Large-subunit ribosomal RNA, domain I from a Bdellovibrionia bacterium, 592 nucleotides, folded computationally. It was read from a public genome assembly.
[in-house]
Context: one part of a larger RNA
RNA sequence: AGCUUGUGGUGGAUGCCUUGGCACAGGAGAGCGAUGAAGGACGUGGUAAGCUGCGAUAAGCUUCGGAUAGCGGCACACACGCUAUUACCCGGAGAUUUCCGAAUGGGGAAACCCGCCAACUUAUUAGUUGGCAUCGGCAACUGAAUACAUAGGUUGUUGAGGCGUACCAGGGGAACUGAAACAUCUAAGUACCCUGAGGAAGAGAAAUCAAACUGAGAUUCCCCUAGUAGCGGCGAGCGAACGGGGAUCAGCCUAAAAUCAGUACAUGUGAUAGAUUCCAGUCGUUGUGUAUUGAUGGUCGUGGGACUCUUUUGAGGUCGCUGGAACGACUUCGAGAAGUUACAAAAUCAAAUUCUAGUUCAAUGUUCUGGAAAGUUCAGCCAAAGAGGGUGAUAGCCCCGUGGACGAAAGAGUUUGAUCUUCUUAAGAGUAUCCCGAGUACUAGGGAGCACGUGGAAUUCCCUAGGAAUCUGCCGAGACCACUCGGUAAGGCUAAAUAUACUCUUGUGACCGAUAGUGAACUAGUACCGUGAGGGAAAGGUGAAAAGAACCCCGAUGAGGGGAGUGAAAUAGAACCUGAAACCACAAGCUU
Numbered sequence: 001a002g003c004u005u006g007u008g009g010u011g012g013a014u015g016c017c018u019u020g021g022c023a024c025a026g027g028a029g030a031g032c033g034a035u036g037a038a039g040g041a042c043g044u045g046g047u048a049a050g051c052u053g054c055g056a057u058a059a060g061c062u063u064c065g066g067a068u069a070g071c072g073g074c075a076c077a078c079a080c081g082c083u084a085u086u087a088c089c090c091g092g093a094g095a096u097u098u099c100c101g102a103a104u105g106g107g108g109a110a111a112c113c114c115g116c117c118a119a120c121u122u123a124u125u126a127g128u129u130g131g132c133a134u135c136g137g138c139a140a141c142u143g144a145a146u147a148c149a150u151a152g153g154u155u156g157u158u159g160a161g162g163c164g165u166a167c168c169a170g171g172g173g174a175a176c177u178g179a180a181a182c183a184u185c186u187a188a189g190u191a192c193c194c195u196g197a198g199g200a201a202g203a204g205a206a207a208u209c210a211a212a213c214u215g216a217g218a219u220u221c222c223c224c225u226a227g228u229a230g231c232g233g234c235g236a237g238c239g240a241a242c243g244g245g246g247a248u249c250a251g252c253c254u255a256a257a258a259u260c261a262g263u264a265c266a267u268g269u270g271a272u273a274g275a276u277u278c279c280a281g282u283c284g285u286u287g288u289g290u291a292u293u294g295a296u297g298g299u300c301g302u303g304g305g306a307c308u309c310u311u312u313u314g315a316g317g318u319c320g321c322u323g324g325a326a327c328g329a330c331u332u333c334g335a336g337a338a339g340u341u342a343c344a345a346a347a348u349c350a351a352a353u354u355c356u357a358g359u360u361c362a363a364u365g366u367u368c369u370g371g372a373a374a375g376u377u378c379a380g381c382c383a384a385a386g387a388g389g390g391u392g393a394u395a396g397c398c399c400c401g402u403g404g405a406c407g408a409a410a411g412a413g414u415u416u417g418a419u420c421u422u423c424u425u426a427a428g429a430g431u432a433u434c435c436c437g438a439g440u441a442c443u444a445g446g447g448a449g450c451a452c453g454u455g456g457a458a459u460u461c462c463c464u465a466g467g468a469a470u471c472u473g474c475c476g477a478g479a480c481c482a483c484u485c486g487g488u489a490a491g492g493c494u495a496a497a498u499a500u501a502c503u504c505u506u507g508u509g510a511c512c513g514a515u516a517g518u519g520a521a522c523u524a525g526u527a528c529c530g531u532g533a534g535g536g537a538a539a540g541g542u543g544a545a546a547a548g549a550a551c552c553c554c555g556a557u558g559a560g561g562g563g564a565g566u567g568a569a570a571u572a573g574a575a576c577c578u579g580a581a582a583c584c585a586c587a588a589g590c591u592u
Stems, first nucleotide, its partner, number of pairs: 001591009015577001016541002020512002022509008030500001031163002039100003042055003046078002050074002061094006070082003105114003115132007134160009167198001168196005178185001182233001208216002220247005230238002251493003254437001258296010274283002276326006301471001303436004307430005314333007335424005347419010358406004364379002368375001380397002382386001388400003442466007452478001473488005528535002548576001551563004
């Protein structure tokens, strides 16, 4: 010096554990905000740096319920207190809630500076309270150039603003990439940006499909149809529909024609043409047309409606210039129907039920081992409860629970019922006349979107230029034409089935177990880095219980250690479970 073995040190792998994560499923919520949010700054405790809570009433105040003998957060100390006159704790409802922040009196380098107006107070060079942003809507008052007016202004009132943002709709909209290069194409209408809304959104009651002379019957979503038909530098790739099977089911309101009423304008005779009709009377600025507002009416494709005619329609009242008759309108009661989710719309009450605290209940003892019994032994018991967790090792019967049964002063939700609200005669015939959504449909040119890249390219949407028809009409059936069939555009509303982050709650796992699982099991978006946008850690485990080592000794009144003591164990001693390897030391043996 090397090798081997052993004993230690160092180190923190491994094993075991779990306070934390991950994924999925069911239920509830699905928003908060000028009544000042989200998020912060600064404060706030007897001692108080951090986190948590709270806000000058500041780890809290009031009240109503629950529950209870202890309590003053994490947090284990001292001091001082609170508490059966019910504290602490849990839940409902209130009060307070500095400053910044949409931030809104003006300013500003966020958490700061500086004001104005009014009322009140009296400690009067002060204080308290309230108000003073902008934009939009509405109303009133004012009011230029410029006469009327308008713009503008002032005041009042009402709304918006910001945050969160997964899902949804709309407006914009890439590139890498693929095509083994690349330009049409693809990626992709994706990422991203903007706007807007809801608990869902959007879509939606056929100018739909289809078929070949037979049928279907709003929309949405799923499975097939089908990687089919097609599209495609016919490359790469893109990629339906009809139809079938399911989920869920729900249908409605207007525009117009006609009538009535109001307003404005125009027009009109002296034969007043009118006042529901007839007769008699009476009145009359009355009528007509256009525009506009409101009411009635009306809503369809076997075309519908208006209009005309016929039949039918419980009882009463009022009105339609007066009287009589008829007729019409309105209204009350009765009958019937419907309703807050479209088809009109608001609220109250009652009941049931759910949520936001909770309550109650079954059944075991012993022997042995051990530090400790839940293990073992013997003998039992409960079970609508043998899910799970804890307890000094493995517990149905020790504790919490579980299964079952109960419970709300207050607040919130859902359902049902009532009050309530609204509506209501139905049918047939006729077809002369009127209406049936216009700068629309459509055409041409240019684009987009349809699975469909201009193609033979229909259908849908946009721009420019032209520009119809009203049912004997118009559109579609993939160029176009005919026939046939289907439908009825140019207005609107509509639940459910569908999508989904986050929060709360319940539960599950051939999910992780501290280099894993969230970046974060710990004072984590912290420490730290960066001018900034931004980047972004490491770090869990004594023991059953602190019983956390009194006292003595060495040492510097150290660090560290040796005794003593605790403990089952201290090679469990806080640098604390287990404690691998590399590396280091010592001892012994062997080799040189």
The coordinates come from a structure-prediction model, not an experiment, and the mean pLDDT is 80.